[in-house]
Molecule: RNase P RNA; transfer RNA
Organism: Alphaproteobacteria bacterium
RNA sequence: CCAGAGAGCCGGGUAAUCGCAGACGCAAGUUUGAGGAAAGUCCGGGCUCCAUGAAAAUACGGUGCCGGCUAACACCCGGCGGGGGCGACCCCAGGGAAAGUGCCACAGAAAAUAUACCGCCGCAGCAAUGCGGUAAGGGUGAAAAGGUGCGGUAAGAGCGCACCGCGUUUCUGGCAACAGAAACGGCACGGAAAACCCCACCGGGAGCAAGGCCAAAUAGGGAAAGCAACGCAGCUUCGGCUGCAAGGAAUAUUUUCAAUCCCGCUUUCCGGGUAGGCUGCAUGAGGCGAUGAGUAAUCAUCGCCCCAGAUGAAUGAUUGCCCCGUUCGCAAGAACGGACAGAACCCGGCUUACAGGCUCUCUGGUUUU
RNA sequence: GCCGGCUUAGCUCAGUUGGUAGAGCAGUUGAUUUGUAAUCAUCAGGUCGGGAGUUCGAGUCCCCCAGCCGGCACCA
Numbered sequence: 001c002c003a004g005a006g007a008g009c010c011g012g013g014u015a016a017u018c019g020c021a022g023a024c025g026c027a028a029g030u031u032u033g034a035g036g037a038a039a040g041u042c043c044g045g046g047c048u049c050c051a052u053g054a055a056a057a058u059a060c061g062g063u064g065c066c067g068g069c070u071a072a073c074a075c076c077c078g079g080c081g082g083g084g085g086c087g088a089c090c091c092c093a094g095g096g097a098a099a100g101u102g103c104c105a106c107a108g109a110a111a112a113u114a115u116a117c118c119g120c121c122g123c124a125g126c127a128a129u130g131c132g133g134u135a136a137g138g139g140u141g142a143a144a145a146g147g148u149g150c151g152g153u154a155a156g157a158g159c160g161c162a163c164c165g166c167g168u169u170u171c172u173g174g175c176a177a178c179a180g181a182a183a184c185g186g187c188a189c190g191g192a193a194a195a196c197c198c199c200a201c202c203g204g205g206a207g208c209a210a211g212g213c214c215a216a217a218u219a220g221g222g223a224a225a226g227c228a229a230c231g232c233a234g235c236u237u238c239g240g241c242u243g244c245a246a247g248g249a250a251u252a253u254u255u256u257c258a259a260u261c262c263c264g265c266u267u268u269c270c271g272g273g274u275a276g277g278c279u280g281c282a283u284g285a286g287g288c289g290a291u292g293a294g295u296a297a298u299c300a301u302c303g304c305c306c307c308a309g310a311u312g313a314a315u316g317a318u319u320g321c322c323c324c325g326u327u328c329g330c331a332a333g334a335a336c337g338g339a340c341a342g343a344a345c346c347c348g349g350c351u352u353a354c355a356g357g358c359u360c361u362c363u364g365g366u367u368u369u
Numbered sequence: 370g371c372c373g374g375c376u377u378a379g380c381u382c383a384g385u386u387g388g389u390a391g392a393g394c395a396g397u398u399g400a401u402u403u404g405u406a407a408u409c410a411u412c413a414g415g416u417c418g419g420g421a422g423u424u425c426g427a428g429u430c431c432c433c434c435a436g437c438c439g440g441c442a443c444c445a
Stems, first nucleotide, its partner, number of pairs: 001365010012322007020033005035340001039351002042349005047207004051260001052258007060203005065079004080094001081092004095198002100196002103191002117138002119134006146164006165187001166185008211279004221270007231244005247263002272444003286305008323338006370441007379394004388425001396412001398410003418434003422430001
């Protein structure tokens, strides 16, 4: 210098003027005001309601090598195994196919209880051909029943042997996944579980339009369905009231236990009214820095800081100077442009979009010294 | 803001244990008719919204995007 790999960061700057929203202030005014993804809503939590607590089974959904981290996770970190790359490094939904069911089109002899089209070999036959042996070779297919070599044989074949692969057992190392070694086994176990399924583990549902309070207005209405029931007793001014029984109230279904509480409960449809305010709502698994533990994710301690809060929805516009890019120009300079996008209860991740620029580490190649 | 559903021919829709994508209408050409319609015959038209993955093989299974459609306020 060229080509690449990994990690991280910035996301136009500044000044003036005029505006917008929040907070504070009597006022003048002061102060604060988007993001790395605020996005998709794909996961995981906090929070709230479903009247409360504990537990189990089934169904449904999810996760899926091992260890760690965490509030939790499908994230993250470290390792293992497999695959790709000369390499830095990258990718993997990576449990089970010897529990069972089903599938593998076409082609092919045969697609999983194996089988025989051509071929090879033996026998019979003049021959055509028939019977038997075989799975080395050809052919089909995405995939063909261990592979290579030597021996062996009529031809062949794990038929025998060596190596490789595979399986079982033992030993060694490792917390483990797993790795290595030895012995044995002649090969049994094709693929696919992002087919059903099995195993292990996890999960109640709905969501801030959750929920709470206030105000306003209306017809505090009607119909249907389901569950329990319209039952009994007492009182009654005949409107109803009280008690008991029964039933219901986690909402996929069922069951058990404990102790309360409420009362008819729930759903759908029709009709009526309001389109208001406050709260939830920003001190939080918060940010920054230092030190320590740990390979790391992460955790602990200390110090400092308070950092948007709208609701037809603020976060902007103009000008000057500078920065970057493109075009024009010999030059001075001029013109145009500045990515993706934009909070809405809040966090941790993932994914997707993104003009341009910067930094660090590493790999391969080339040249010079 | 939150929660669902859909996307296959020009239009409306089918498409199941994953194995060459169909129907109706519309369109082309021909026949029939004096001519048109209707009718009959015939033909064409598909990256199955896009991109990755699993598989020998994907409209179908899985993941990520895009577009379109719908629902959800409170009181009584």